This is a predicted structure of a 710-nucleotide part of an RNA (large-subunit ribosomal RNA, domain II) from a groundwater metagenome. RNAcentral holds the full RNA, with entries from SILVA. Rfam family: Bacterial large subunit ribosomal RNA.

Context: one part of a larger RNA
RNA sequence: UGCAACGAGUUCAAGGCUGUGGCAAGGCUAAGCCCUUUGGGCGAAGUCGGAGCGAAAGCGAAUCCGCGCAACAUCGUGAGGCGGGCUGUAUGAAAAUGCAGUUAGUCACAGUUUUGAGACCUGAAGCCAUGGCGAACUACUCCUGAGCAGGGCGAAACCCGAUUUCAAUCGGGUGGAGGCCCGAAACAAGUGUUAAGAUCAAUUUACUUUGGUGACUUGGGUGUAGGGGUGAAAGACCAGUCUAGCCUGGCAAUAGCUGGUUCCUUCCGAUUUAUCCCGUAGGAUAGCCCUACUGGAGGAGGGUAAUGUGGUAGAGCACUGAUUGAAAAAUUAAGGUUCGAAAGUUCCGGUUUUUCUGUCAAACUCCGAAAACAUUAUCUCCGUAGAAGGUGGGAGACGGGGUGUUGGGGUAAGCUUAACAUCCGUGAGGGGAACAACCCAGAAUCAGGUUAAGGGCCCAAAAUGCUAGCUAAGUGUAAAAGAAAGGAGGUCCGAAGUCACAGACAGAGGGAAGGUAGGCUUAGAAGCAGCCACCCUUUAAAGAAUGCGUAACAGCUCACCCUUCGAGAUUUCGGGCGCCGAAGAUUGACGGGGCUAAGCUAGCUCCCGAGACCCGAUUGUUCAUAAAAUGAACAGGUAGGAAGGCAUUGUGCGAGGACAGAAGUUGGGGGGUAAUCUCCAAUGGACCCCGUACAAAAGAAAAUGUUGCA
Numbered sequence: 001u002g003c004a005a006c007g008a009g010u011u012c013a014a015g016g017c018u019g020u021g022g023c024a025a026g027g028c029u030a031a032g033c034c035c036u037u038u039g040g041g042c043g044a045a046g047u048c049g050g051a052g053c054g055a056a057a058g059c060g061a062a063u064c065c066g067c068g069c070a071a072c073a074u075c076g077u078g079a080g081g082c083g084g085g086c087u088g089u090a091u092g093a094a095a096a097u098g099c100a101g102u103u104a105g106u107c108a109c110a111g112u113u114u115u116g117a118g119a120c121c122u123g124a125a126g127c128c129a130u131g132g133c134g135a136a137c138u139a140c141u142c143c144u145g146a147g148c149a150g151g152g153c154g155a156a157a158c159c160c161g162a163u164u165u166c167a168a169u170c171g172g173g174u175g176g177a178g179g180c181c182c183g184a185a186a187c188a189a190g191u192g193u194u195a196a197g198a199u200c201a202a203u204u205u206a207c208u209u210u211g212g213u214g215a216c217u218u219g220g221g222u223g224u225a226g227g228g229g230u231g232a233a234a235g236a237c238c239a240g241u242c243u244a245g246c247c248u249g250g251c252a253a254u255a256g257c258u259g260g261u262u263c264c265u266u267c268c269g270a271u272u273u274a275u276c277c278c279g280u281a282g283g284a285u286a287g288c289c290c291u292a293c294u295g296g297a298g299g300a301g302g303g304u305a306a307u308g309u310g311g312u313a314g315a316g317c318a319c320u321g322a323u324u325g326a327a328a329a330a331u332u333a334a335g336g337u338u339c340g341a342a343a344g345u346u347c348c349g350g351u352u353u354u355u356c357u358g359u360c361a362a363a364c365u366c367c368g369a370a371a372a373c374a375u376u377a378u379c380u381c382c383g384u385a386g387a388a389g390g391u392g393g394g395a396g397a398c399g400g401g402g403u404g405u406u407g408g409g410g411u412a413a414g415c416u417u418a419a420c421a422u423c424c425g426u427g428a429g430g431g432g433a434a435c436a437a438c439c440c441a442g443a444a445u446c447a448g449g450u451u452a453a454g455g456g457c458c459c460a461a462a463a464u465g466c467u468a469g470c471u472a473a474g475u476g477u478a479a480a481a482g483a484a485a486g487g488a489g490g491u492c493c494g495a496a497g498u499c500a501c502a503g504a505c506a507g508a509g510g511g512a513a514g515g516u517a518g519g520c521u522u523a524g525a526a527g528c529a530g531c532c533a534c535c536c537u538u539u540a541a542a543g544a545a546u547g548c549g550u551a552a553c554a555g556c557u558c559a560c561c562c563u564u565c566g567a568g569a570u571u572u573c574g575g576g577c578g579c580c581g582a583a584g585a586u587u588g589a590c591g592g593g594g595c596u597a598a599g600c601u602a603g604c605u606c607c608c609g610a611g612a613c614c615c616g617a618u619u620g621u622u623c624a625u626a627a628a629a630u631g632a633a634c635a636g637g638u639a640g641g642a643a644g645g646c647a648u649u650g651u652g653c654g655a656g657g658a659c660a661g662a663a664g665u666u667g668g669g670g671g672g673u674a675a676u677c678u679c680c681a682a683u684g685g686a687c688c689c690c691g692u693a694c695a696a697a698a699g700a701a702a703a704u705g706u707u708g709c710a
Stems, first nucleotide, its partner, number of pairs: 001710006011117013026048003032042004052059002064084004071077002086101006120260002123257001127250003131247003139224002142221006148214001150182003153178001157174006187211003192207002195204001226242001228238003263645006273286005288396001289394006298382003302379008314367001315365002320361003325356008335348002339344001400424010429440003444618003448614003454608003457593003463605001465604006476595002486580002490577010507564005513537003518532003543558001547556002619635006646699001648696007656688002664683008
């Protein structure tokens, strides 16, 4: 890893509800006992019901009337139902109010659910024990043994000599001390690196390193035991286990946590909100789902209209605050300043008021929508084929997420937090290259057709269609999946001006003068350093000069005018499509090829394109009908609810099959929406199936499931 087998809502007791059955104003026995024992009988103790109300003392039920669903039936009657009245009781002086009253229970079985139990299954770390096993590892003690190549240093002491009064002292020798030295000796340790790391080894290899006569190493024996030991002390070690060993037991500990939980089909179908909880990984209640009964005519997040509600968007500055500039008046005690010897005074400034002017506000409003909300009417849709409402039973769920619009927080975020809607969740199909939530569209089954979104050159179904423009950038070929400020005689369109055949714009030819070198200044200043002024004349026109230039002149040029030429020119603004701005690691992306349209804009026609829609056939569900035929509506679906069925093992009853071949196994054919059923052949060699009722150790692909085999 594969296959096979095994593997999880059970049982008991007591409640709730539903169904079925017995008896019924009553129902039932329990323990126990007896017998002819799959059973039958006895056994009212007791228990539920038959009356309620009241804390209690206690008191103690009663008809009747109206409306009206079903049904019968058709001006009605009317079980249940609703309303009124009446009655019991409690409170109260009373009025009145609460509860109760026109009878249905009880026992059994089945289903479902609750509670208590191991309570659907597996899973802790842990806790406890007057239970037991361990010192073969390891810690320390004790007893008894064993071991330590070789080399080096050379303590005490002693001897000899020298010396000394004696000593001390000095030299030489002998000697052999030491938790002494060297040491890949043995032995012990385990420093660094390396190798190995399903390994030779659950810790080792190689080299290196440390101790190596000692607080040394080691064999055998012995002792200390679990809140205990032992510890040159690290919470170390006590058998691969230690901040309390292991085994067994309490024990199926507990787990709001993880994982798993086994056949089919049909109908409906959620939640991730609110409140409370030592509560936020969980629960309870409500809301939301399912289901049964009841009910008996309305219901509705839809459209329209009418009438209301309010202070949002916007706007505004009338209030509250913020805030630009100006004027006037008053005042001035801060500050500066003019004049003055000073008193004082002038101007600026400050403050206040008034009048203009320009603004801002979630906690400003003189104003004020659209939407929204409420009520009513009406239309539409749903509803007697049963609406709203009510009662009982069963849940799940209380981690949500995306998008659009409107907000709060945040620089922002595939951010966070809200409201409304919607989708995903629980939703398939088509489109979007791929892509939970974007677009189209809600899938019972089968077949054909028509469309939607989106597309129609090839990949790849459908016009290399038509009309009119734009783009030259491969811009683009992207709905949203990047681009800005800014820049430019790119190009197209539009608007408003101005000039123009009395000749515009551009080009070319010519003129551009005189008073005068204006005055001042200046060394000089002559149109052109600077200051002031900027006139007059001649003219077609010509500035007391636009720019170069000179030391100053000169010179060139412009404005302005004429001629030539001959038809549009020019300015500003707006719009369309493009350009630059524009840097990323595969050539690396329009899905690709490629495309100058197969790009963009506007329009037209045709076509393709889904499970949508239409048509035909079929199945199922609910409803109408006694049934069938028929008809109407419906049939995506997680958690979850409800309903029906298939299969397995056994039992009772009934009917059958089998040695002329049962079960099982292997292969093949057929039926059923499915769980599954059946037939044929081979094998096999003795039991088996069907109907019905009942009972369950009753269905595996998952649990790092368990066991076995490979």